[in-house]
SAM riboswitch aptamer (S box leader) from Marinithermofilum abyssi, 105 nucleotides, folded computationally. The sequence was found by an Rfam model in a public genome assembly. Taxonomically the source falls in Marinithermofilum (Bacteria, Bacillati, Caryophanales, Thermoactinomycetaceae). The model forms 97% of the base pairs in the Rfam consensus. Rfam family: SAM riboswitch aptamer (S box leader). Rfam links the family to the GO term regulation of gene expression.

C1' cells in the first nucleotide's frame, strides 16, 4: 500500500512553541493574528484489542495497567442511487469516499 471486517447523530482542553492557511478531495458552510492547523508537554475521553468474568472459540458484563484511537461544528454538511412531498425548500434510507480498531497480504 492493497484486502476483510467493525464501528462513525455519545464523549472529552490548558500551557509552550511557532506564524498562515485550515477543516481529506468537490461545492458549500465555517474556524484562523483575540494566533487557527501542525509539534510537544501535561490533562482528559472513549473502550477496538490484549485483560478479568461469563461452563475457556458466544451473547452480555468488568476494568483502565498496556497497544492504538479521540479531544470546533453528526465523518460539519454534500457528491451517487432510490423514496416522501404537486413543487422549491425540506425530510428518510442506501451506497460511494474518508476515518479508525482488529486480521491478513
Nucleotide at each position: 500500500u492493497u484486502c476483510u471486517u467493525a464501528u462513525c447523530c455519545a464523549g472529552a482542553g490548558c500551557g509552550a512553541c511557532g506564524g498562515a492557511g485550515g477543516g481529506a478531495c468537490u461545492g458549500g458552510c465555517c474556524c484562523g493574528a483575540u494566533g487557527a492547523u501542525g509539534u510537544c508537554g501535561c490533562g482528559g475521553c472513549a473502550a477496538c484489542c490484549a485483560c478479568c468474568c461469563g461452563g475457556u472459540u458466544g451473547a452480555g458484563g468488568g476494568a483502565a495497567u498496556g497497544g492504538u484511537g479521540c479531544c470546533a461544528a453528526u465523518u460539519c454538511c454534500u457528491g451517487c442511487a432510490g423514496g416522501g412531498g404537486a413543487g422549491a425548500g425540506c425530510c428518510c434510507u442506501g451506497a460511494a469516499a474518508g476515518a479508525u480498531g482488529a486480521g491478513a497480504a